Predicted 3D model of a 73-nucleotide RNA (transfer RNA) from a Solirubrobacterales bacterium. The coordinates come from a structure-prediction model, not an experiment, and the mean pLDDT is 83. Its Rfam family is "tRNA". Rfam describes the family as follows. Transfer RNA (tRNA) molecules are approximately 80 nucleotides in length.

RNA sequence: GGGGCUAUAGCUCAGUUGGCAGAGCGCUUGGAUCGCACCCAAGAGGUCGCCGGUUCGACUCCGGCUAGCUCCA
Numbered sequence: 001g002g003g004g005c006u007a008u009a010g011c012u013c014a015g016u017u018g019g020c021a022g023a024g025c026g027c028u029u030g031g032a033u034c035g036c037a038c039c040c041a042a043g044a045g046g047u048c049g050c051c052g053g054u055u056c057g058a059c060u061c062c063g064g065c066u067a068g069c070u071c072c073a
Stems, first nucleotide, its partner, number of pairs: 001072007010025004019056001027043005049065005
């Protein structure tokens, strides 16, 4: 220098042939317990890496950029 993959909640990751953003763990509150843990119920938490384009509508399609991993030289 060139190719490929990844970027979504605090963490690990789903998601979609374009139409309301999710799970597990963690956190908070309540229940249960003499109390803690486990367990049960409810809740909070997201500019979907950044910038632009296409579209009535973009996490999803297209272009560029950034970061990480990887392959070739």